[in-house]
A computed fold for a 125-nucleotide RNA from a soil metagenome, annotated as SAM riboswitch aptamer (S box leader). Rfam family: SAM riboswitch aptamer (S box leader). About the family: The SAM riboswitch is found upstream of a number of genes which code for proteins involved in methionine or cysteine biosynthesis in Gram-positive bacteria. Its mean pLDDT, the model's own confidence on a scale to 100, is 82. The sequence is in RNAcentral, with records from MGnify.
């Protein structure tokens, strides 16, 4: 750097003691009834891997589908959608304008929500 995925899922105990939620800004949360962080043991799940089918082909490899009635391999991961906004479009609320004209905002909000980009996380290469 290409690539697919990201609305589901799944915690106890031990050692330490203030923090954590990627990163900036903000907002909401968690947190001494113990945060991160390490180490145990448990679990979740199908990216690889494994299996079985299919065409080609001839027992192969590649390709395409399907499988947890493969969780015993490699990786992840186990608080809220990648906790939410943030930049584009639609949308949608308030002033405001001759005007669907402007402005300012939509996250626990006065106001509902879709696409998309980015950015980041995991496979895989």
């Nucleotide at each position: 750097c290409u690539u697919a995925u990201c609305g589901a899922g799944a915690a106890a105990g031990g050692u330490u003691g203030a923090g954590g939620g990627a990163u900036c800004a903000g907002g909401c949360c968690c947190g001494u009834u113990g945060a991160a962080a390490c180490c145990u043991u448990a679990g979740c799940a199908a990216c690889c891997g494994c299996u079985c089918u299919a065409a080609c082909a001839c027992u192969a490899a590649c390709u395409a589908g399907a499988g947890g009635u493969c969780a015993u391999g490699g990786u992840g991961c186990u608080a809220a959608c990648u906790c939410c906004u943030g930049c584009c479009c639609u949308c949608c609320c308030g002033a405001u304008u001759u005007a669907u004209u402007u402005c300012g905002g939509g996250a626990u909000u006065a106001a509902a929500a879709g696409g998309g980009a980015a950015a980041g996380a995991u496979g895989a290469g």